[in-house]
Formats: sequence, C1' cells, structure tokens
RNA sequence: CAAGCAGACCGGGUGAUCGCUUCGAAACUGCGUUUGGCAGUUUCGGGGAGGAAAGUCCGAGCUCCACCGGACAACAGUGCUGGGUAACACCCAGGAGGGGUGAUCCUCGGAAAGUGCCACAGAAACAUACCGCCCGCUAUGGCGGGUAAGGGUGAAAUGGUGAGGUAAGAGCUCACCGCUUCCGUCGUGAGGCGGAUGGCGGGCAAACCCCACUUGGAGCAAGACCGAAUAGGGGGGCAAAAGGGGUCCGGCCUGUCCCCGGGUAGGUCGCUAGAUCCUUUCGGUAACGGAAGGGCCAGAUAGAUGAUCACCGUCCGCUUCAAGCGGAAACAGAACUCGGCUUACAGGUCUGCUUGGCUU
Repeated sequence: CAAGCAGACCGGGUGAUCGCUUCGAAACUGCGUUUGGCAGUUUCGGGGAGGAAAGUCCGAGCUCCACCGGACAACAGUGCUGGGUAACACCCAGGAGGGGUGAUCCUCGGAAAGUGCCACAGAAACAUACCGCCCGCUAUGGCGGGUAAGGGUGAAAUGGUGAGGUAAGAGCUCACCGCUUCCGUCGUGAGGCGGAUGGCGGGCAAACCCCACUUGGAGCAAGACCGAAUAGGGGGGCAAAAGGGGUCCGGCCUGUCCCCGGGUAGGUCGCUAGAUCCUUUCGGUAACGGAAGGGCCAGAUAGAUGAUCACCGUCCGCUUCAAGCGGAAACAGAACUCGGCUUACAGGUCUGCUUGGCUU
C1' cells in the first nucleotide's frame, strides 16, 4: 500500500429570531375560602426523541383475575459443558464437528426403543442385482447361481485407502484412519489421550416419539380514586284542588321539594429516581460483580420536541488550481418501565488482528 476479519463509536456543528410542551420561582387577574387552595396571563430560569424510539420475537418489574395439594395433558417452550444475570431462547469462557491459507465464521440431546417418511431418477432408499465381472448348463437365443470391486441413477447407495486373498469378489484376512462398546488416566464438565474390543447396523426428530428441565391467565385501553349536565331508578315530605287515559268503579301515573345509590362525559393518580447514568478503583481470562465520589436526564393525551436566516463542515455537478456558483443530505420518530434479540440505516471516525506485495 492492497484485500480482508473482529469490535467500539458518531448519526451534522455554532449563533440569532419567532414559537410548542413541561418543571421551578415571582408578579398580576379571576373564583372560592377560617386557612390551605384552584384556574388563567406575563416575566425569568432549567429540561425536551433514538441507535434503533421500529418489529412486538423472548425474559422481567408492576397491576388485576384465578388458585388446597399432586398427577396427567398441551397443534407449549428450551436442548453440547461450565459460568454470568432479577430472568431469558441473552451474554462470556470452553468442547466437538464443519468452512476458510489465515484473522475468524457456522452448527449443536437421542436414529442400536418403536412407528412413519425419503419427491424425480434408479434394479434397489433397507433388503434389493440394471449393466458389468465370475462359475455351471446350453438348443449359443439364453437360463440358474455367486458378486456391492467397476459402470450408471440420485441430495444420499451398504465405513475409507492400500495389500493379501479369491473362480470373480467381499472386513473374508491384515496395516493405518474413522466409528461402537468396555477399561485406565487427565479434566468440575462437555470431552481429551492411551489400550482393549466388535469387522462396522443409510438419512430425516423444524415427522410422531424418547430423555432432561421450565411454564396459571390477561395486560397501563392493566388498575385505583373523584365525578357532572340531561335522561332514567329507589325512598321520603308537601299538595291533595284541578286534569289525563272514550264512559262508570277500583288501582296506577302525572306536580313540587329533599335524600340515596349506579353508570356515562370529564378529571386526578398510575407516570417516570431507576435491576439509573458518569468517573475512579478492586476481584474475575471474560460476561459480570463489589466499593468510593459525583449527576438528575421528555412525560405529551389526538398527542409538544418545530420553523426561518447566517456562517462552517460532508458529498455531487460546472468552470482554469485556489476561489466561486448551483444542488443534495439516511433509517426513522417516545406513549407504563427495564434487560435482550431481530430487522432498517446516507455518510463518517477509531482500535486490534490476518494474508499478500513493496521499501529500509
């Protein structure tokens, strides 16, 4: 210098003017009042979107409902080992297998309990011989038997390579490699190493299933409180005169005043100080944990967080370098709050590492 791997971070800046929202203080106005207060306006001061606020996929806090305990079930979930954490399907460290020259990345219980499936092709996808090879018979067309070494099909074909062996072959035998089981040893463990043993029995569990562990449901429109106007419900007092329902009788309703309780509109709380943030330090390989000091950082409710101008920065185009002119600027936007994961993202910065080339 080029190509790459892993991680961390930024997400235009400064100023002026005019607004919006919220908190605090002060003044004024109105309402109410024993006091406390409530509402509005103005002034001053402070705060005011994100790395994903997103998807709502996991795990929690919080709230309500349900609940004696246990078992079973679940078209519920998780799945190598150890650790971290409030918890997790997350994170860290390790193991095994696989990809890559490498930095490094991807995957993860059981297929020797049983059932099922394995498209097309192929003779055969789990017990099978199409071609070929070998042996026997032969009427020379073939027939019977052996064979998984070779060809062909397929995503996948009966452990791999080599030698011996054989009619031809074959773990049939042997050596090495891989695998099963057992033993020894090291490791907390997944497993590693060594030895013996069995000649070695396809794949799929995101098919059923088996094993181990976990799991009650709904969600801030949760939920708690206050609560009109109008209409309607219940109770009581007063009036009992007139009137209404075709007429008569009985019952009932209709007037007015007071009280009671339920719901609606609306309002208040929940609501933002928290598994919180920053710095230093200690323990730990690390995730993370402890200690000390410091900080306060949106709370709207149809939903504020904006607009304009100037200068600077980035990128693109034009012109002769500088300079100038014109243009562009991602993904997206809180709505109870945290910890994760996933997805989207213009442009840019930094750190560590790998491979190759060049120079000294």